[in-house]
c-di-GMP-I riboswitch aptamer from Geopsychrobacter sp., 81 nucleotides, folded computationally. The coordinates come from a structure-prediction model, not an experiment, and the mean pLDDT is 82. The model forms 95% of the base pairs in the Rfam consensus.
RNA sequence: CUCCGAUAAGGGCAAAGCCAGAGCAAUCUGGUGACGCAAAACCACGGGUCCCAUAAAGACAGGGAUAGCCGGGUUGCCGAA
Numbered sequence: 001c002u003c004c005g006a007u008a009a010g011g012g013c014a015a016a017g018c019c020a021g022a023g024c025a026a027u028c029u030g031g032u033g034a035c036g037c038a039a040a041a042c043c044a045c046g047g048g049u050c051c052c053a054u055a056a057a058g059a060c061a062g063g064g065a066u067a068g069c070c071g072g073g074u075u076g077c078c079g080a081a
Base pairs, nucleotide, nucleotide: 004079005078012037013036017032018031019030020029021028022027035068041074042073043072045071046070047069048066049065050064051063052062
């Protein structure tokens, strides 16, 4: 340095639910709360899933959401075996 990841140390994040707010919606933000997480930090690049008010629909096209669905990219704390 790389792989790896502990009944180690110091810290960090925060699922569901509930409350308030934003949005058509998926969902997001704040508070509360901890199921979990060594990238549960960042990026929608590939795949997946979900949403899209106006007459309806959402297969195709288009737009959006999800990084705590998987892969990929960038950065990064600690150091037992």